[in-house]
Context: one part of a larger RNA
RNA sequence: ACUAGUUUAAGGAACUCGGCAAAACAGCUGGCCGUACUUUCGAAAGAUGGCCUGCUCCAUGCAGCAAUGUAUGGAGCCGCAGCUAAUGUCGUGGGAUUGACUGUUUACCAAAAACACAGGUCCGUGCAAACUCGUAAGAGGCAGUAUACGGGCUGAAGCCUGCCCAGUGCCGGAAGGUUAAUUGCGGGGGUUCUUCUCACUUCGGUGAGGAGUUGCCUCCAAUCGAAGCCCCGGUGAACGGCAGCAGUAACUAUAACUGUUCUAUGGUAGCGAAAUUCCUUGUCGCUUAAUUGGCGACCCGCACGAAAGGUUUAACAAGUCUCACACUGUCUUAAACUAGUACUCG
Numbered sequence: 001a002c003u004a005g006u007u008u009a010a011g012g013a014a015c016u017c018g019g020c021a022a023a024a025c026a027g028c029u030g031g032c033c034g035u036a037c038u039u040u041c042g043a044a045a046g047a048u049g050g051c052c053u054g055c056u057c058c059a060u061g062c063a064g065c066a067a068u069g070u071a072u073g074g075a076g077c078c079g080c081a082g083c084u085a086a087u088g089u090c091g092u093g094g095g096a097u098u099g100a101c102u103g104u105u106u107a108c109c110a111a112a113a114a115c116a117c118a119g120g121u122c123c124g125u126g127c128a129a130a131c132u133c134g135u136a137a138g139a140g141g142c143a144g145u146a147u148a149c150g151g152g153c154u155g156a157a158g159c160c161u162g163c164c165c166a167g168u169g170c171c172g173g174a175a176g177g178u179u180a181a182u183u184g185c186g187g188g189g190g191u192u193c194u195u196c197u198c199a200c201u202u203c204g205g206u207g208a209g210g211a212g213u214u215g216c217c218u219c220c221a222a223u224c225g226a227a228g229c230c231c232c233g234g235u236g237a238a239c240g241g242c243a244g245c246a247g248u249a250a251c252u253a254u255a256a257c258u259g260u261u262c263u264a265u266g267g268u269a270g271c272g273a274a275a276u277u278c279c280u281u282g283u284c285g286c287u288u289a290a291u292u293g294g295c296g297a298c299c300c301g302c303a304c305g306a307a308a309g310g311u312u313u314a315a316c317a318a319g320u321c322u323c324a325c326a327c328u329g330u331c332u333u334a335a336a337c338u339a340g341u342a343c344u345c346g
Base pairs, nucleotide, nucleotide: 001341002340003339004338005337006336007335008334010332011331014330019327028088030052031051032050033049038043040156054077055076056075057074058073059072060071061070062069063068078082091325092324093323094322095321096320097319098317099316103115104114119154120153121152122151123150124149125148131140132139133138157312158311159310160309162242163241164240167239168238169235170234171233172232173231176230177229178228186220187219188218189217190216191215193212194211195210196209197208198207199206200205243261244260245259246258247257270304271301282298283297284296285295286294287293
């Protein structure tokens, strides 16, 4: 010096990111009394808080056939102490935040505010269902049948869930435009055969140009032609979006009001320096001797906002922030001791 413990004057969180750790509390699913705010009336609640507790003997009430149990009262005995030891074994309260709750999770650094959840809502699906697995047969869905099944979002409950369909998606519509394979009117080119003209000729033919016919090959192509797209409507608990600049009231300030530009529409209720606020330690109040913290307000919301839900909420939480009581070696500030290690000697 370290590891595991025990104790400590005065103070009592001054320690520290933070009461981390320790101390304290409590007393065997003890007994009696008593218990606030709030509340979904279940709870909160063992709230908080106060008192009692051993052993011996006697009496009385009640229950029981009895043994006995239970309740009350009295007398006495011992100790520092009566739940007398040991073991294991809840400190309490206030204000917020998030998630309603019990539950689930990163086996081996994260248990949470993440996931799930009951509830809500939208979409699909009429059964040989949709959907999923499989090349298929087939299987699940389901030995179910729309109070069912599959998928998306939200996440108890209370109060609510505003405006925009221009863009994207989805649903519906079918008049017109466009449009595939298909069809092939008509035409071009090549080639076989016949024939005409010209040139050459070894008189057999050869070459060039033109016309016609038939078959084959090939190219272009009018016309026909569905869905889709264009088009016309609907749809937001579909993807998403929800402005700017000026002026104006008889102090000043502010702007109920007015003008103007753009847009599909310009953010409603509620909340708000918030798990969201840059400026910012915003401003005011409470808490402190002193607070970049906490709580309550304000609103100038850089950049909240309504099922990627908004807001309030009893209960719950090894969640997070903060205050208080109690308690303490966390600290002021160290000290002593026990067991062991390091270290020195051997």
This is a predicted structure of a 346-nucleotide part of an RNA (large-subunit ribosomal RNA, domain IV) from a soil metagenome. The coordinates come from a structure-prediction model, not an experiment, and the mean pLDDT is 81. It matches the Rfam family "Bacterial large subunit ribosomal RNA".